RNA sequence: AGAGUUUGAUCCUGGCUCAGAACGAACGCUGGCGGCAGGCUUAACACAUGCAAGUCGAACGGUUCCUUCGGGAGCAGUGGCAGACGGGUGAGUAACGCGUGGGAAUUUACCGGAAGGUACGGAACAACCUGGAGAAAUUUGGGCUAAUACCGUAUGUGCCCCUUUGGGGGGAAAGAUUUAUCGCCUUCUGAUGAGCCCGCGUUGGAUUAGUUUGAUGGUGGGGUAAUGGCUUACCAUGGCGACGAUCCAUAGCUGGUCUGAGAGGAUGAUCAGCCACACUGGGACUGAGACACGGCCCAGACUCCUACGGGAGGCAGCAGUGGGGAAUAUUGGACAAUGGGGGCAACCCUGAUCCAGCCAUGCCGCGUGAGUGAAGAAGGCCUUAGGGUUGUAAAGCUCUUUCAUCUGAGAGGAUAAUGACGUUAUCGGAAGAAGAAGCCCCGGCUAACUUCGUGCCAGCAGCCGCGGUAAUACGAAGGGGGCUAGCGUUGUUCGGAAUUACUGGGCGUAAAGCGCGCGUAGGCGGGUGAUUAAGUCAGGGGUGAAAUCCCAGAGCUCAACUCUGGAAUGGCCUUUGAUACUGAUUGUCUUGAGUUCGGGAGAGGUGAGUGGAACUCCGAGUGUAGAGGUGAAAUUCGUAGAUAUUCGGAAGAACACCAGUGGCGAAGGCGGCUCACUGGCCCGGAACUGACGCUGAGGUGCGAAAGCGUGGGGAGCAAACAGGAUUAGAUACCCUGGUAGUCCACGCUGUAAACGAUGGAAGCCAGCUGUCGGAUAGUGAACUAUUUGGUAGCGCAGUUAACGCGUUGAGCUUCCCGCCUGGGGAGUACGGUCGCAAGAUUAAAACUCAAAGGAAUUGACGGGGGCCCGCACAAGCGGUGGAGCAUGUGGUUUAAUUCGAAGCAACGCGCAGAACCUUACCAGCCCUUGACAUUCGGUGAUGAUCGUGGAGACAUGAUGUUCCCUUCGGGGACACCGGGACAGGUGCUGCAUGGCUGUCGUCAGCUCGUGUCGUGAGAUGUUGGGUUAAGUCCCGCAACGAGCGCAACCCUCGCCCCUGGUUGCCCUUAUUUAGUUAGGCACUCGAGGGGGACUGCCGGUGAUAAGCCGGAGGAAGGUGGGGAUGACGUCAAGUCCUCAUGGCCCUUACGGGCUGGGCUACACACGUGCUACAAUGGCGGUGACAAUGGGGUGCCAAGGGGUGACCUGGAGCGAAUCCCAAAAAGCCGUCUCAGUUCGGAUUGUUCUCUGCAACUCGAGAGCAUGAAGUCGGAAUCGCUAGUAAUCGCGGAUCAGCACGCCGCGGUGAAUACGUUCCCGGGCCUUGUACACACCGCCCGUCACACCAUGGGAGUUGGCUUUACCCGAAGGUGGCAUGCUAACCGCAAGGAGGCAACCAACCACGGUAGGGUCAGCGACUGGGGUGAAGUCGUAACAAGGUAGCCGUAGGGGAACCUGCGGCUGG
Repeated sequence: AGAGUUUGAUCCUGGCUCAGAACGAACGCUGGCGGCAGGCUUAACACAUGCAAGUCGAACGGUUCCUUCGGGAGCAGUGGCAGACGGGUGAGUAACGCGUGGGAAUUUACCGGAAGGUACGGAACAACCUGGAGAAAUUUGGGCUAAUACCGUAUGUGCCCCUUUGGGGGGAAAGAUUUAUCGCCUUCUGAUGAGCCCGCGUUGGAUUAGUUUGAUGGUGGGGUAAUGGCUUACCAUGGCGACGAUCCAUAGCUGGUCUGAGAGGAUGAUCAGCCACACUGGGACUGAGACACGGCCCAGACUCCUACGGGAGGCAGCAGUGGGGAAUAUUGGACAAUGGGGGCAACCCUGAUCCAGCCAUGCCGCGUGAGUGAAGAAGGCCUUAGGGUUGUAAAGCUCUUUCAUCUGAGAGGAUAAUGACGUUAUCGGAAGAAGAAGCCCCGGCUAACUUCGUGCCAGCAGCCGCGGUAAUACGAAGGGGGCUAGCGUUGUUCGGAAUUACUGGGCGUAAAGCGCGCGUAGGCGGGUGAUUAAGUCAGGGGUGAAAUCCCAGAGCUCAACUCUGGAAUGGCCUUUGAUACUGAUUGUCUUGAGUUCGGGAGAGGUGAGUGGAACUCCGAGUGUAGAGGUGAAAUUCGUAGAUAUUCGGAAGAACACCAGUGGCGAAGGCGGCUCACUGGCCCGGAACUGACGCUGAGGUGCGAAAGCGUGGGGAGCAAACAGGAUUAGAUACCCUGGUAGUCCACGCUGUAAACGAUGGAAGCCAGCUGUCGGAUAGUGAACUAUUUGGUAGCGCAGUUAACGCGUUGAGCUUCCCGCCUGGGGAGUACGGUCGCAAGAUUAAAACUCAAAGGAAUUGACGGGGGCCCGCACAAGCGGUGGAGCAUGUGGUUUAAUUCGAAGCAACGCGCAGAACCUUACCAGCCCUUGACAUUCGGUGAUGAUCGUGGAGACAUGAUGUUCCCUUCGGGGACACCGGGACAGGUGCUGCAUGGCUGUCGUCAGCUCGUGUCGUGAGAUGUUGGGUUAAGUCCCGCAACGAGCGCAACCCUCGCCCCUGGUUGCCCUUAUUUAGUUAGGCACUCGAGGGGGACUGCCGGUGAUAAGCCGGAGGAAGGUGGGGAUGACGUCAAGUCCUCAUGGCCCUUACGGGCUGGGCUACACACGUGCUACAAUGGCGGUGACAAUGGGGUGCCAAGGGGUGACCUGGAGCGAAUCCCAAAAAGCCGUCUCAGUUCGGAUUGUUCUCUGCAACUCGAGAGCAUGAAGUCGGAAUCGCUAGUAAUCGCGGAUCAGCACGCCGCGGUGAAUACGUUCCCGGGCCUUGUACACACCGCCCGUCACACCAUGGGAGUUGGCUUUACCCGAAGGUGGCAUGCUAACCGCAAGGAGGCAACCAACCACGGUAGGGUCAGCGACUGGGGUGAAGUCGUAACAAGGUAGCCGUAGGGGAACCUGCGGCUGG
């Protein structure tokens, strides 16, 4: 410090996730030692048992025991002090509770200092004795008694009260003793602690906006230690609140802790300070201090005891138990230390504390050994089978002993004594490598890879995502990486996150500028003086507890830990000073702002009036059959006279041209003309006011269209509605009608894509051009220049993610307001406010996803555009689709009808040829190292001939024989038998592959290097202007070059030449039946090699180029014709059944052999062909002219036979020699338009040929038979010249079988105006929500499942509140009913006290009502998610009606339509 994730890729925005640190943690696996710390975060749930607060005999009487008789030790009680500390917990509390800093009207036991005093009397009550009550707890009557317990009197400096010069009044004490002290009373003072008040700070919610009645203040009384409405009576009507009162929710606060660079954020365990609480609620008593954790009273709930009459209790002290929970320890030791209480003291008490125990809960330290050791052992794993790796790792050899173990010694904590810890720390010795390693991870982020298993299963996963047969992602193993007595996971916090932005973000299009003004509070504010000193700055003082953090040291062997010192503690208070800036006060100025005068432009606003054109209607005339409307129609109107046309009239609404990126207005908006009233703006001038300004939360006004209310009006248009069309449907688009509405008046609504998607104001920062309004200058009309205010187009700097913006900023600064924080849910629900309603406004959450989005790029696509090409259309010729047959396919059938191919680019395709074979399929019969390969052992030739059984494979006999080489040992080949390794598979996967092929497409494209531009993907080049068949060439150009393609080079056909002539040829010479022979090589031809064609020449055109047009010459002319040749790539295209091959599967079978069957089936559908339907023909006759080819298991001549297929026959030829071989269309004659002398299917019968074999299932011939068919619907195919069409010939395969396929020649056309349209393609451009790329994407209803949520008759519970009732304990007040020791009084009695009673207050409880929150809830609303459902196709392209916004109506649903608006067309 960053990284992953939206995309085909890019930049940006933006969320999600990760790497870090931390924890009072928990869980999983594992676990050697020590030190230091920590340990119920949940039920403030309930608690058994033990302990946690006592002590004092030097206050007192009594009593028990002991005694050396001196006394000592106890015990219950009276009395004193302490139980208000220490310890626990965090329920409550949003508060003067806490933090910080101040303050005045108080108190403070014990302690320190000081002054003074301590005299004299009295009456009781416990204990004790005794009598009762009770189960107990406990209680009661009578009697005795002491005190430092209680009471009175005296004194009283000081103290308190009243007066105030005096003065008057009130009010204390306790003694004990060992004679030195300890006490006691009063007062002052200090210290410590406590109480009270105030400033500031201290969570969230405004979907909580008003709140308060002792409430705010005053006076009097009361009360308190003390101020005070603290309380009471009366009076006044205040107090708090947008700087957030009240209410609701949550929460102990702080020092600190964690994190972070910091600012911050989160947190408040342990330690420390404060507060609050002690079963729940209330109350007081005592006391210096409490409204009291281990005190009291009352009420309530709960638990326990009970003799049922009554009683007892309070672990949020330490242990411990149950419960809850993911989860948190011993019913330990000691007062030795530190402290606390009591005591003169000894001492007692102390679960405070100090220690120990349990727990890897955390931090820190140590160990589990060290050296050597290559045969690189064995084993494991991988392997290309060679090896590699585990790995110096182990073993082996040589050493060491930390820790643990055993044993001996042994501090300090203690100052003279006292040690729980303690088997202490520490030191010495002994033995032996001995007792001591795991956990997670290995696809990327993120360090670390292979094999096997599994097969979208099982599973993983923090995010992206893995898994559907070759998984580095699941599980296992080997290996590796990380950390280490731990390691991972989960949870939580901060960080990364500049992702709430103070430091430190944004708002044109990503989320985000209020629709627009006016204006309140508030915020901010021009120049220049003076004063002040609030802010600000500087110095001083106080405080900021300790601990923590930081720095420097020190102590435990180190560290953790601890100690000492320092620094720091950003704050608050106070004081002294400074005065630039801000503020405050007070002057002054004119530039901001305003006033005034003179001009100016304008659809600015309101009201009234008025005008013409058009539409419609009404009346009348002319006139006749249509009009209207559409893509085409129909509904509709019209012979009852429409439309058209003329005249007249009526009514309403809107204002053509002018008209303009023109004007005005704050925005919405404003358009004929005239008048009236009226707002703002601009220019110029001069004077005046003197900062009067800017912005603006709330508030208030205006605010298109639609809509609502009341009343008018209603021509046209037109939601709804109706009808007609379109359509699969058409609740739409189109058409004909048509109502609200549109218009007016008044009132409401308050929203729009209310947009410049751009808040307002001020200043600064290049220009150029247009336009609107003014002013000035040039003689100045035109024009030019300057200036000013608007409005528009470019553009520099700058800015931006880019697009773009750019003095009218989205630039650079300042001020103020509004708004945003991932997408969906949702601008929705609930609540509030407003509204007549529609609805508006304010505005969530649960849940869900890992994206949603902006700009730009490259493609692809478009029922977008431009240019161009192609038998693409058009123009033609001939077909297919109809018939019969052939052939392939689908389907069906079957035991099997083997398999593959599937739009073009499967379907006369693999198959250049299924009767057996082929053959892969089916049935049956057989074989199991196998039909085939290698290897081992044995035997032997093999083969041939003849038998038997069998359908055959096969089984079994007979006859008979012995290959080659040799170094004579043997070896090799072949066959059979046996055995194991293995063979074998047309079994699967073409989506694991190679190779080959198809296709776009013989289309003109596809790229690279360097440079340049861009943040980048990318662009440029390759675009543009011409041209071409062509990215072909030329020109231009931030490009310059290059590569693969194009072209050319290759083959062939066409012309010529040269060379050489057999089997070819024959001009000339001879010859023959015959180029037959001699001869020859001129010609033809064949073979080889050359030439020729290049826009080279001329003219025109073009830019003078490239080229194009025409011409000449030429066999051939602009690529001369044809072929071969197929760029980068696309289609997971085809093929595992050509071949090869990974993986998987079968192994007496999914392998192998055989016989028979099947691939040939047949209601049907499709493709490709053949033959036809006839006269351009059929039939008969005639016997003219080719070329390519093939031939030895062959082609087969002549001759003969047969009507013929064919047979016979045998010549020739391994072929320029012989054969196939006859070419056919042609020509001549006949038939005369018919199901025919067309057509030949089908069937019968007789034959021929091939072949072991023609039944299933071959081809051919003869005779007979003579079907459909008379030119083919929608639709569709081929072809541009030696082409189509037509005619025959040959070949491969092959025993036989050709209408198919591959070739060959013969005859030989028509048409192309042209590129609008269909199809395909190329280039440029445009839009895009597509990128699996339009066979794309995607919306809504409906149906199903699940999830969360709103409404909901109600119901349950909590909190709170109002009114009333009840009124325990308690204190206060009252009363004088009862009782009564001290004092007064001779007495009676009194004062005083106690109790009872009464009153108000008041806890709990009750009744009725309200508010609020939560749970449940029949039914119901929408939402989300899922899966391959249903219906349509709304959006993205002009998305096929441009889309969207607001509003209204309608409709299964997306949606449609009206009105107004926007461009994000």